The RNA shown here (transfer RNA) has 72 nucleotides and comes from a bacterium. The coordinates come from a structure-prediction model, not an experiment, and the mean pLDDT is 80. The RNAcentral record of the sequence draws on ENA.
[in-house]
RNA sequence: GGUCACGUAGUGUAGUGGUUAGCACCAAGGACUUUGAAUCCUUUAACCUCGGUUCGAUCCCGAGCGAGACCA
Repeated sequence: GGUCACGUAGUGUAGUGGUUAGCACCAAGGACUUUGAAUCCUUUAACCUCGGUUCGAUCCCGAGCGAGACCA
């Protein structure tokens, strides 16, 4: 330099145009327990940025940024 795939809670991940953006771990509170652990219940927290298409965008398109794989 070229090609390809990716960017979603603190972490990992699902979500192929109309969802309350889901799940697990973590965290907080509670139940249980002599205490703790385990278990159960509840709660908080997220769509990389800008623009475009569309009645409607996490999703489609373009640019940028970031981080990868391969080739040279």